[in-house]
Context: one part of a larger RNA
RNA sequence: CUCUCGCUAAGGAACUCGGCAAAAUAGCCCCGUAACUUAGGGAUAAGGGGUUCCUGGCAACAGGAGACACUAAAGAGGCCCAAGCGACUGUUUACCAAAAACACAGGAGCCUGCAAACUUGCAAAAGGAAGUAUAGGCUCUGACUCCUGCCCGGUGCCGGAAGGUUAAUAGGAGAGGUCAUCCGCAAGGAGAAGCCUUGAAUUGAAGCCCCGGUAAACGGCGGCCGUAACUAUAACGGUCCUAAGGUAGCGAAAUUCCUUGUCGGGUAAGUUCCGACCUGCACGAAUGGCGUAACGAUCUGGGCGCUGUCUCGGCGAGGGGCUCG
Numbered sequence: 001c002u003c004u005c006g007c008u009a010a011g012g013a014a015c016u017c018g019g020c021a022a023a024a025u026a027g028c029c030c031c032g033u034a035a036c037u038u039a040g041g042g043a044u045a046a047g048g049g050g051u052u053c054c055u056g057g058c059a060a061c062a063g064g065a066g067a068c069a070c071u072a073a074a075g076a077g078g079c080c081c082a083a084g085c086g087a088c089u090g091u092u093u094a095c096c097a098a099a100a101a102c103a104c105a106g107g108a109g110c111c112u113g114c115a116a117a118c119u120u121g122c123a124a125a126a127g128g129a130a131g132u133a134u135a136g137g138c139u140c141u142g143a144c145u146c147c148u149g150c151c152c153g154g155u156g157c158c159g160g161a162a163g164g165u166u167a168a169u170a171g172g173a174g175a176g177g178u179c180a181u182c183c184g185c186a187a188g189g190a191g192a193a194g195c196c197u198u199g200a201a202u203u204g205a206a207g208c209c210c211c212g213g214u215a216a217a218c219g220g221c222g223g224c225c226g227u228a229a230c231u232a233u234a235a236c237g238g239u240c241c242u243a244a245g246g247u248a249g250c251g252a253a254a255u256u257c258c259u260u261g262u263c264g265g266g267u268a269a270g271u272u273c274c275g276a277c278c279u280g281c282a283c284g285a286a287u288g289g290c291g292u293a294a295c296g297a298u299c300u301g302g303g304c305g306c307u308g309u310c311u312c313g314g315c316g317a318g319g320g321g322c323u324c325g
Stems, first nucleotide, its partner, number of pairs: 001320008010311002014309001019306001027051005036041001038143001052065005066070001078304005084298001085296002090102002106141007118127003144291001146289002149221003154218002156214005163209003170202001174198005181190003222240005249283001250280001261277005
């Protein structure tokens, strides 16, 4: 010097990104216990007091004894206030992430009538299921409370079948090759049947176009101008566009760029935090919205207790380093 421990005057978070680490709390008995609440809880809330041994006694209790210290060693919640997220117990990145991620009970939609849908397999077959719509599959949401607005123009899905388009097929108009034969002095020309190659009209399903439905399907949910007897603002009006122009609730938010917005609270002092405001760059309703008791090795802010985290160091113990051998 380093590691692991023990103690430390006065102060007590001044440390630091942050009380990280450490300290503190701790068992049992008694008293006592708030907001809130889904009436179960919250709760060991919080906050106090007690705690040994001997003799007698069932006990209550009475008398007695020692110590600095009696849950005498060891082991054994720190607590409170207020927010965010997720209801909860669970699950997860075996070896950097345990969470607000996944799951979840509950909610909803779609498919499936049984040789079910769906999955695996080329198939046979198997699972689904020795089940049968109070069942099974897929997808979304995620306890509970109060709710879940408008848009079907696009995309998807479902339904429809009049018309348009449309494949193979059917069809075979027509065209071509070859060639008996014919014409011609020749070169060359014409060319039946057959065979071969092509091939128009016409026929022709689903699909698409088309007509409807459907958003707890994928998704989407405006702009400009004017207006009230101070000013400001605009309940009101005009106009353009759209499929429809964001309802309730919430809002500088896990979302706010400008931004340390503004006001209030807390501090002597607060880019964080809490409560408001609304000018929402760019919240918003099962890609769920807003709340919410309980829960959390979650995350954020504050406080009490406590401390070598610090002011600011010091001392001690053991292991290692180091020196000598």
Large-subunit ribosomal RNA, domain IV from a Thermodesulfobacteriota bacterium, 325 nucleotides, folded computationally.
Its mean pLDDT, the model's own confidence on a scale to 100, is 88.
Rfam family: Bacterial large subunit ribosomal RNA.
The full RNA is in RNAcentral, with records from ENA.